About this RNA
The prediction has a mean pLDDT of 84. This is a predicted structure of a 71-nucleotide RNA (transfer RNA) from a Lachnospiraceae bacterium.
[in-house]
């Protein structure tokens, strides 16, 4: 410097153009003598900007970070 890949909730991971969901966890509640389990609620995200589309997490672009190659 050049080529590839990744970036969604705290954390681990789905969504292949049409309500962004699950499992841990975290917080409240039932149960229990207490607590654990169990089980009912809550919590909480698409890395940043710009394009395309009726409609972007999803295609295209620029940057930003990380990670592997090649020099």
């Nucleotide at each position: 410097a050049g080529g590839g890949g990744c970036g969604u909730a705290g954390u681990u991971c789905a969504a292949u153009g049409g309500u962004a969901g699950a499992a841990c966890g975290g917080c409240g509640g039932u149960c229990u003598c207490c607590a654990a389990a169990a089980c009912c609620g809550u919590u909480a995200a698409u890395g940043c900007g710009g394009g395309u589309u009726c409609g972007a997490c999803u295609c295209c672009u620029g940057c930003c970070g990380c990670c592997c190659c090649u020099g």
Rfam family: tRNA. It is annotated as a transfer RNA. The organism belongs to Lachnospiraceae, within Bacteria.